[in-house]
The prediction has a mean pLDDT of 81.
Transfer RNA from Menidia menidia, 73 nucleotides, folded computationally.
Lineage of the source: Eukaryota > Metazoa > Chordata > Atherinomorphae > Menidia.
The RNAcentral record of the sequence draws on Rfam.
It matches the Rfam family "tRNA". It is annotated as a transfer RNA.

RNA sequence: GUUUCUGUGGUGUAGUGGUCAUCACGUUCGUCUAACACACGAAAGGUCCCCAGUUUGAAACUCGGCAGAAACA
Numbered sequence: 001g002u003u004u005c006u007g008u009g010g011u012g013u014a015g016u017g018g019u020c021a022u023c024a025c026g027u028u029c030g031u032c033u034a035a036c037a038c039a040c041g042a043a044a045g046g047u048c049c050c051c052a053g054u055u056u057g058a059a060a061c062u063c064g065g066c067a068g069a070a071a072c073a
Stems, first nucleotide, its partner, number of pairs: 001072007010025003018056001027043005049065002052062002
């Protein structure tokens, strides 16, 4: 340099155009305990990498950009 893939709460993930963006771990609070842990219950936390476009409607589709990974040179 070329091609392909990936980017979604703190971390890892599901979601191939439709109503509140899913789950697990973690965090906070409560119950329990002498206390901690476990368990149970509840809560907070995302403007889905950025910009523009298509569409009645975009996390998803299209153009451009940024970051990362792999292959080739």